[in-house]
RNA sequence: UCGCAUCCGGGCGAUGGGGUCCGCCUUUCCCAACCGCCGAGGCCACGGCCGACGCUGAUGACUCCUGCUUCCAU
Numbered sequence: 001u002c003g004c005a006u007c008c009g010g011g012c013g014a015u016g017g018g019g020u021c022c023g024c025c026u027u028u029c030c031c032a033a034c035c036g037c038c039g040a041g042g043c044c045a046c047g048g049c050c051g052a053c054g055c056u057g058a059u060g061a062c063u064c065c066u067g068c069u070u071c072c073a074u
Stems, first nucleotide, its partner, number of pairs: 009026005016065006036055002041050003
């Protein structure tokens, strides 16, 4: 100096925050992980791409708080 592995750190896992755990990226090249589903219709180089209307959910998982919604009681 280079490469690999591991640990730590950081980021991410479709709507907020905390705790715990899990996964992914950072650690393969100007960049990564991530950015839900259905799908009218449109575009197209026919490989694909865009995407109306509509639908579920504050979790990646568990839990708590907050916000929203429904029901009941006071």
The prediction has a mean pLDDT of 76.
Predicted 3D model of a 74-nucleotide RNA (Fluoride riboswitch aptamer (crcB RNA motif)) from a bacterium.
The sequence was found by an Rfam model in a public genome assembly.
Of the family's consensus pairs, 100% are formed in the model.